[in-house]
């Protein structure tokens, strides 16, 4: 970098360092920034995968019912491992359809995760 699937209106420091830039890329907006940007460290958040824990009604198996045991899916939690993220809707803009309009739906672009060649 390519393909598939899912998600993207929530959440996250008045710390240290650092010194001018930053908000994906091009362009246009708009905005953040010396009351200090990016980066790095610490801290935090909680989405996906893994792991562990918990609850209950449910499903399967243990020949059948209750009990019990094992497993599974649903829900909740831990934030431990792998990643991700921590101004503004993915800051806003693209295309198509519906609507007087606010807006809604689909697609595209992008980001992240998991899987694949």
């Nucleotide at each position: 970098g390519c393909c598939u699937u899912a998600u993207c209106a929530a959440g996250a420091g008045a710390g240290g360092u650092g010194g001018a830039g930053g908000g994906a890329g091009a362009c246009g907006g708009c905005c953040c920034u010396g009351u200090g940007a990016a980066g790095c460290c610490c801290g935090g958040c909680a989405g996906c995968c893994u792991g562990c824990c918990c609850c209950g009604a449910c499903c399967g198996c243990g020949a059948a019912c209750c009990c019990c045991g094992c497993g599974g899916a649903c829900g909740g939690g831990c934030a431990a491992g792998g990643u991700g993220c921590c101004a503004a809707u993915u800051c806003c803009g693209g295309c198509a359809g519906a609507g007087c309009g606010a807006u809604c739906u689909g697609c595209g672009a992008g980001a992240u995760a998991a899987g694949g060649g």
This is a predicted structure of a 117-nucleotide RNA (SAM riboswitch aptamer (S box leader)) from an uncultured Thermomicrobiales bacterium. Its Rfam family is "SAM riboswitch aptamer (S box leader)". Its family is annotated with regulation of gene expression in the Gene Ontology. From the family's description: The SAM riboswitch is found upstream of a number of genes which code for proteins involved in methionine or cysteine biosynthesis in Gram-positive bacteria.